[in-house]
Context: one part of a larger RNA
RNA sequence: CUGGGCGUAAAGGGCGUGUAGGCGGCUCUUUAAGUAUGGAGUGAAACCCCGGCUUUUAAGGACGGGACUGCUUUGUAGACUGGAGAGCUUGAGUGCGGAAGAGGUAAGUGGAAUUCCCAGUGUAGCGGUGAAAUGCGUAGAGAUUGGGAGGAACACCAGUGGCGAAGGCGACUUACUGGGCCGUAACUGACGCUGAGGGCGCGAAAGCGUGGGGAGCGAACAGGAUUAGAUACCCUGGUAGUCCACGCUGUAAACGAUGAAUACUAGGUGUGGGGGGACUGACCCCUUCCGUGCCGCAGUUAACACAAUAAGUAUUCCACCUGGGGAGUACGAUCGCAAGGUUGAAACUC
Numbered sequence: 001c002u003g004g005g006c007g008u009a010a011a012g013g014g015c016g017u018g019u020a021g022g023c024g025g026c027u028c029u030u031u032a033a034g035u036a037u038g039g040a041g042u043g044a045a046a047c048c049c050c051g052g053c054u055u056u057u058a059a060g061g062a063c064g065g066g067a068c069u070g071c072u073u074u075g076u077a078g079a080c081u082g083g084a085g086a087g088c089u090u091g092a093g094u095g096c097g098g099a100a101g102a103g104g105u106a107a108g109u110g111g112a113a114u115u116c117c118c119a120g121u122g123u124a125g126c127g128g129u130g131a132a133a134u135g136c137g138u139a140g141a142g143a144u145u146g147g148g149a150g151g152a153a154c155a156c157c158a159g160u161g162g163c164g165a166a167g168g169c170g171a172c173u174u175a176c177u178g179g180g181c182c183g184u185a186a187c188u189g190a191c192g193c194u195g196a197g198g199g200c201g202c203g204a205a206a207g208c209g210u211g212g213g214g215a216g217c218g219a220a221c222a223g224g225a226u227u228a229g230a231u232a233c234c235c236u237g238g239u240a241g242u243c244c245a246c247g248c249u250g251u252a253a254a255c256g257a258u259g260a261a262u263a264c265u266a267g268g269u270g271u272g273g274g275g276g277g278a279c280u281g282a283c284c285c286c287u288u289c290c291g292u293g294c295c296g297c298a299g300u301u302a303a304c305a306c307a308a309u310a311a312g313u314a315u316u317c318c319a320c321c322u323g324g325g326g327a328g329u330a331c332g333a334u335c336g337c338a339a340g341g342u343u344g345a346a347a348c349u350c
Stems, first nucleotide, its partner, number of pairs: 003322003007304002012318001014202004021194003025088007033081002035077008048066004053061002091191001092188003095184004103177007110154001115149007125136002162169002207248006216242002221237004259317006267295011299306002323350003332343004
């Protein structure tokens, strides 16, 4: 390479948008690039395959045929793919009518709690642990009542509930704003899918820069314990950080360890958002679309398990894998303020 794979054995890019490229619905006309089928030219010889000949045979030699799977050219065909033209509406999109939602950004507001400060009451302890001690407290702590300050997070509702492409999003109000769903079928008429080793954007936590903020928590650090030791687990403190604004970083078990899209393939039972029917009726019941769970047949699977939200049956496109270690290392390139990220070997060894 031909292949075979990618939930857990190596392997799905963290996620989107979209460029090139690849692939692409139904009907008709045309074209003839692909395609199919003839003709011609060429495809040197040796070599290769087959046949008989030759030295009795063999290697060898000479002869004939084939092959050289290719290229060029010229006819014919017109199904399929491609090109051109015309049309269609089911894919896709728009409109109109609805309902749901922690989707996003900004501003404002609220209550509970912790801490601190002030004041009152009040007196000897408090705190902490397996047990203690460090620590706090007669300069009045802890407890309790009232007042105040400040920061951070939003109990109950809360639900294998909802929304978002992923990361993620949870008090309330307002403003601006994105997406999806259901119904309808008025409009456009294939406008679609995928998407690089091209681009752009988003991207938890930690970390970095500048300026703020700092209640609680808390790497580092200090002390007390434990222990043979204890650079830990436990305790008392506590700085960065955690919070905000702007900029950077670009990684995670970024997980469903499962790429995206489309179609098809038994059922049962919950739950969220719509529609329709039936009914006196918001309930219940029947039915339908979209989401989210569980169970389960066929089928798949090494097994576990998956099973209309597929890991089943098929098609298209992309990413990735090819024994373990060395190693996500070295070198180079590139990005970054740095930390480091991306790309990514070999010797050697089993």
Background: This is a predicted structure of a 350-nucleotide part of an RNA (small-subunit ribosomal RNA, central domain) from an uncultured bacterium. The prediction has a mean pLDDT of 85.